[in-house]
The prediction has a mean pLDDT of 83.
A computed fold for a 539-nucleotide part of an RNA from an uncultured Planctomycetota bacterium, annotated as small-subunit ribosomal RNA, 5' domain.
Context: one part of a larger RNA
């Protein structure tokens, strides 16, 4: 000199963009942060209103449950981890892959339950038990098998070979589910209301492929301590088996005795890694906050279940510590989500608004949910921009300070005159963030079709948290807006008074013991400026 997630002191006008719990991965009151689907299915209120009443309506609505998809994403944090965790370069060798896309095949026949609900019982509660009823795209059995797998047989190709690849025949095994919208009136049934077959759209089942993801592997790279020198028994390898989606000592049995290490094993300490960021001419050094990628964690420790995916932050079970409820029998909980609170600390914000946009989940859609996100709020915490007025104005007011008493200086500074109108203030006005949704008719497409589906442009209508915002116009009026540090040398800036090795200053050298430009105050000056200094840390 530069830098910072800074803090402290004094001071403080406005705006834009950023940024803000670095310490106790300490404890947490309260609210919210993951739901959705009636176009899978069963059930099914009440208030209110009408009515004298019965009853109707509300409404097959709200709610409850079964079922499906999602809750493995998104969001947080950095405890642990010195490791194939990360970075980089390469490789699929042995795998899996819900939703999505393309192609192909299919969707047949039957069955038994169960929740919600009702009844009874237990319990303070959390909740639990028994009996009874019922549906499905839930569950089960059978059939079929494009497909895949096992076994047997045959052929072709490859390989030195056990064999591998591929084609084909037989055999066994392997799937499902139907719901909705609309039309047609050819066929069948009909109680003449309609229903079924069939077609289209969507969803469903099976398979192949793709895309995207995920699992696993190899080389290289980057901390400290040798007063840590030997470490290792599933240890290193093999065979066989188990297990897994899959390779593997991943696990087990047996066999062999290996494997690692001064090129630092083992042990100890510290630490998430990277893109980056800071500094520096560079080489290098420091660092990993915000944003992005990867990893790890979710009160502590362990475990599995479900599932395409978890060993699962707001799922389950066990143990532990802690907190809370209790009728003492037993229960409930997990902010390292967003706010907020206590604590500890030099120190770090609102218990705000909105789903309008972007994105995500569910849904055919309308839509619902979304503390992701978009915004607003607080903090000079940082960077940047703007303002606190402009011009004129005295051989120079007053006051202050100094003085050699002549004067000098503050100082064009003020007053005063003429202007301007940024920001802040008041009034008015107009864009953009809006794409989309819904309705209507039209065109071309599928179609037998004027249904329906999907689509294009058109017309109409509707959607903004921010927002009393931004921009623009007008109004008013110099009015509301300057401090901080320093002035001995380094280092830009000097005098007076007080003090008298005292009180004090100080980054280094050093000042102060009676004329101190170094202490304190004043005047003056220098520097920077909504900041200026100090401290800490890095280069």
């Nucleotide at each position: 000199g530069a830098a910072c997630g800074a803090a402290c002191g004094u001071u403080g006008g406005c705006g834009g963009c950023g940024u803000g719990g670095a310490u106790g991965a300490g404890g947490c009151a309260u609210g919210c942060a993951a739901g959705u689907c009636g176009a899978a299915c069963g059930u099914g209120a009440a208030a209110g209103c009408c009515g004298c009443a019965a009853g109707g309506u509300g409404a097959g609505u709200a709610g409850c449950g079964u079922g499906g998809c999602g809750g493995a994403c998104g969001g947080g944090c950095g405890a642990g981890u010195a490791a194939c965790a990360c970075g980089u370069a390469a490789u699929c060798a042995a795998g899996c892959u819900g939703c999505c896309u393309g192609c192909g095949a299919g969707a047949c026949g039957g069955g038994g339950a169960u929740a919600a609900c009702c009844u009874c019982g237990g319990g303070a509660a959390a909740c639990c038990g028994a009996g009874g009823c019922u549906a499905a795209g839930a569950c089960c059995c059978g059939a079929u098998g494009g497909u895949c797998u096992g076994c047997c047989g045959a052929g072709a190709c490859c390989g030195c070979a056990u064999g591998g690849u591929u084609u084909u025949g037989g055999u066994a095994g392997u799937a499902a589910a139907u719901g909705g919208g609309c039309g047609g009136g050819a066929u069948c049934c009909u109680u003449c209301g309609g229903g079924a077959u069939c077609g289209c759209c969507u969803g469903c089942u099976c398979g192949c492929a793709g895309a995207g993801g995920u699992g696993a592997u190899u080389g290289c790279g980057g901390c400290c301590c040798a007063u840590c020198a030997g470490c290792u028994a599933g240890u290193u390898g093999g065979u066989a088996g188990g297990g897994u989606a899959a390779c593997g000592g991943c696990c087990u049995a047996c066999c062999a005795a290996g494997g690692c290490a001064a090129c630092g094993a083992c042990g100890g300490g510290u630490a998430g890694c990277c893109g980056g960021c800071c500094u520096a001419a560079g080489a290098g050094g420091g660092u990993g906050g915000u944003c992005g990628g990867c990893c790890g964690c979710a009160c502590u420790g362990g475990g599995a279940c479900u599932g395409a995916g978890a060993c699962a932050c707001u799922g389950c079970c066990c143990a532990g510590a802690c907190u809370c409820c209790u009728a003492c029998g037993g229960g409930a909980g997990g902010c390292u989500g967003c706010a907020g609170u206590c604590g500890a600390g030099a120190a770090u914000c609102u218990u705000c608004c909105g789903c309008a946009a972007u994105g995500g989940g569910c849904g055919a859609a309308a839509g619902c949910c979304u503390g992701a996100c978009g915004g607003a709020g607080c903090g000079a915490c940082g960077c940047c921009g703007c303002g606190u007025g402009g011009a004129g104005g005295a051989c120079g007011a007053a006051g202050g300070c100094c003085u050699u008493c002549g004067g000098g200086u503050u100082g064009u500074a003020a007053a005063c005159u003429c202007c301007u109108g940024u920001c802040a203030c008041g009034a008015g006005u107009u864009a953009a963030g809006a794409a989309g949704g819904c309705g209507c008719a039209u065109g071309a497409g599928c179609g037998a079709a004027c249904a329906g589906c999907a689509u294009a442009g058109g017309c109409g209508u509707u959607u903004g948290a921010c927002g009393u915002a931004a921009g623009c116009u007008c109004g008013a009026g110099a009015g509301g807006a300057a401090g901080c540090a320093c002035u001995g040398g380094c280092u830009a800036a000097c005098u007076c008074u007080g003090u008298g090795c005292c009180a004090g200053c100080a980054g280094c050298c050093g000042c102060g013991g009676u004329a101190a430009u170094a202490c304190a105050g004043a005047g003056a000056g220098u520097g920077c400026a909504a900041a200026c200094g100090u401290u800490g840390u890095u280069c």